[in-house]
RNA sequence: UCGUGCUAGAUGGGGAACUGGCGGUGCCCUGUACCCGCAAUCCGCCACAGCGGGGUUGAAUUCCCUCUCUAGGUCCGGCUUUUCAGGACUGUAUCGUCACGGGGUGUUGAACACUGGGUCCCGCACGGCGGGGAACUGUGAACCUGGUCAGGGUCGGAAGACAGCAGCCAUAAGCGGCACUCCUCGGGUGAUGUGGGGUUUCUUGGUGGGAGCUCACGGACGGUGGCAAGCUGGAAGGUCGCGGUCGAAAGAGGGUGCACGG
Repeated sequence: UCGUGCUAGAUGGGGAACUGGCGGUGCCCUGUACCCGCAAUCCGCCACAGCGGGGUUGAAUUCCCUCUCUAGGUCCGGCUUUUCAGGACUGUAUCGUCACGGGGUGUUGAACACUGGGUCCCGCACGGCGGGGAACUGUGAACCUGGUCAGGGUCGGAAGACAGCAGCCAUAAGCGGCACUCCUCGGGUGAUGUGGGGUUUCUUGGUGGGAGCUCACGGACGGUGGCAAGCUGGAAGGUCGCGGUCGAAAGAGGGUGCACGG
């Protein structure tokens, strides 16, 4: 240095959680890297830290160690989203007070006091509106209304008399008209008058009085209620980290047996 055969070892790895600690099953990440049995109310071990039984590979690109890089996880921190609960504080709504600001009004006279009137209510008178009636007037009865009753009818010797249809006239009931007049009833009637009542509010006139009065605005103070946007606390996420920690894969370096033969 080459060949052959063995052995140690390897035959995925990592994170969180669990555990006195280690590993496994389970969850997650990476990505393909033997099989069977045991195992989360756990299974098996003891710092040499899965146990038991098989298969493959096997001294180096494959095993071991260190470093670099780094997927990803986790802790912490910043920002932010959603949700649950609370209601001391801010905000908001409303009520009351102050008359501070501002506005309006006031010596062409405020507040306030007295007084007269209106607004309000009741009665009466008068008027008006509506209804009804009377009066006036038109029409109006085949017959069972009236007057006059042609014709015709009856009685009579005659003179005449009687009943009486149609027509005409006038009317009853009924149906209409009605400018005016009268009677009566009624009211969601009246810039009318009169007599009373009442006067909380509003308005107006007079007298006294002698400078304030007022505001659905702003401000201050106090009370009450709802909402829960801000606020307080909790839970679950997202994102950033030029923070901590662990760390797969990848890369670099170093290290590591035995036997036989050429």
The RNA shown here (Bacterial large signal recognition particle RNA) has 262 nucleotides and comes from a Thermomicrobiales bacterium.
The organism belongs to Thermomicrobiales, within Bacteria.
Its mean pLDDT, the model's own confidence on a scale to 100, is 76.